Record summary: Predicted 3D model of a 73-nucleotide RNA (transfer RNA) from a Verrucomicrobiota bacterium. Rfam family: tRNA. Rfam links the family to the GO term triplet codon-amino acid adaptor activity. The source organism's lineage runs through Bacteria, Pseudomonadati and Verrucomicrobiota.
């Protein structure tokens, strides 16, 4: 070096152009216990890895950087 993939809340993921990104797990409050776990119920938590284009309109299409991961050599 070359091809292929992946980067989205603490964590694991969804979301393949159309108001204000969502699920589970997690912290956080209250209810429920004598307390605690569990169970209910709300609550905060996101510059979509960076930059740039394209579009009316980008997490999502396109270039480029950067990091991670498998193959080839």
């Nucleotide at each position: 070096g070359g091809g292929c993939g992946c980067u989205u809340g603490g964590c694991g993921c969804a979301g393949u152009g159309g108001u204000u990104a969502g699920c589970g797990c997690g912290u956080c409050u209250c209810g429920c216990u004598u307390a605690c776990a569990c169970c209910g119920a709300g609550u905060a938590g996101g510059u979509c890895g960076g930059g740039g284009g394209u579009u009316c309109g980008a997490a999502u299409c396109c270039c480029u950087c950067a990091g991670c991961g498998c193959c080839c050599a």